[in-house]
RNA sequence: AGAGUAAAAUAAAUGGUCGCGUGGACUCCGGUAUUUGUACGCCGUGUCUACGAGGAAAGUCCGGGCUUCGCAGGGCAGGAUGCCGGAUAACGUCCGGUGGAGGCGACUCCAAGGCCAGUGCAACAGAAAUGUACCGCCGCGGCUUAUGACGCGGUAAGGUUGGAAGGGCAGUGUAAGAGACUACCGCCCGGCUGGCAACAGCCGGGGCACAUGUAAACCCCAUCCGAAGCAAGACCAACAGAAAGCAUAAGGCGGCCCGUCUGCUUUCGGGUAGGUUGCUUGAGCCUGCCGGCAACGGCAGGCCUAGAUAGAUGACCAUUCACGACAGAACCCGGCUUAUCGUUUUGCUCCUUGU
Numbered sequence: 001a002g003a004g005u006a007a008a009a010u011a012a013a014u015g016g017u018c019g020c021g022u023g024g025a026c027u028c029c030g031g032u033a034u035u036u037g038u039a040c041g042c043c044g045u046g047u048c049u050a051c052g053a054g055g056a057a058a059g060u061c062c063g064g065g066c067u068u069c070g071c072a073g074g075g076c077a078g079g080a081u082g083c084c085g086g087a088u089a090a091c092g093u094c095c096g097g098u099g100g101a102g103g104c105g106a107c108u109c110c111a112a113g114g115c116c117a118g119u120g121c122a123a124c125a126g127a128a129a130u131g132u133a134c135c136g137c138c139g140c141g142g143c144u145u146a147u148g149a150c151g152c153g154g155u156a157a158g159g160u161u162g163g164a165a166g167g168g169c170a171g172u173g174u175a176a177g178a179g180a181c182u183a184c185c186g187c188c189c190g191g192c193u194g195g196c197a198a199c200a201g202c203c204g205g206g207g208c209a210c211a212u213g214u215a216a217a218c219c220c221c222a223u224c225c226g227a228a229g230c231a232a233g234a235c236c237a238a239c240a241g242a243a244a245g246c247a248u249a250a251g252g253c254g255g256c257c258c259g260u261c262u263g264c265u266u267u268c269g270g271g272u273a274g275g276u277u278g279c280u281u282g283a284g285c286c287u288g289c290c291g292g293c294a295a296c297g298g299c300a301g302g303c304c305u306a307g308a309u310a311g312a313u314g315a316c317c318a319u320u321c322a323c324g325a326c327a328g329a330a331c332c333c334g335g336c337u338u339a340u341c342g343u344u345u346u347g348c349u350c351c352u353u354g355u
Stems, first nucleotide, its partner, number of pairs: 002350009012320007020052007029044004054326001058337002061335005066229004078225005083097005098112001099110004113220002118218002120214003134159002136155006143148001167185002170182003186208001187206008233277004241268006250262004284303008321324001
């Protein structure tokens, strides 16, 4: 220098003007006490000031907090998970290992229990898909001069089909063959050693009829799971209208009577509309030290960093650059997954060259 691998950071910058949301301060003005006056407070408005989207705010796929309801105990159904150890509030997440797969390597990937409990499925091809003889090989029989075809039987070493043909490979053996027998490898069983464990190594035994694959097929085994969700929930709480009762003193309906309206109480409307709260100080963030391989934990110091409710976070101007991707909070956290223009940093690997 090239190629690669793992992890991390950033997500145009600076200034100005106007606007929007929330908090704080200030005073002028306006409104607000069922009549009058007043206005501590509250609301509106104005001025000043502080702060104001993300690494994924997304998908809503897991887990938890919080809330309401339910719950003696046990079981069924249903769902999720599935090597071992650890982390954590918890997890299907993360970390460290084991085993397997890929890569020269750094490194990456794996839902990785059980098809000797049962059931199912395996298209096409092929003789045969679980117990199989099509070709081939071998033996016997009669026919045949020979050769050969035919019949009966043996055989899974070779060929053909297939994703898969029932341990592999070499030898012995045989009529030809075959774990029939033997060595090595594989597999299974037992023991010892190391390891918390998954597992690894070693030793011994079994000739392997323990015989294919599929459990992200039903299923079996083990572990876990109550339901619904901030439109949860808590607090305050109306008007209009309707009905019943009381009063009928007074007033309106041009003078009088009846009637009706205005009054008061209760009920319905309705614990509805609306308002407040939940709401952002939290398993929080940053820095340092300590423990741990790590995930993470502990201690000390510092920081406060959106909170709307029809829903703010925008527009314009100037300068500069690498000319700007995916994308917008709605109760809050921990993860996963998906989208993403570029730029930068660090560790490591391979190869080449130079010293």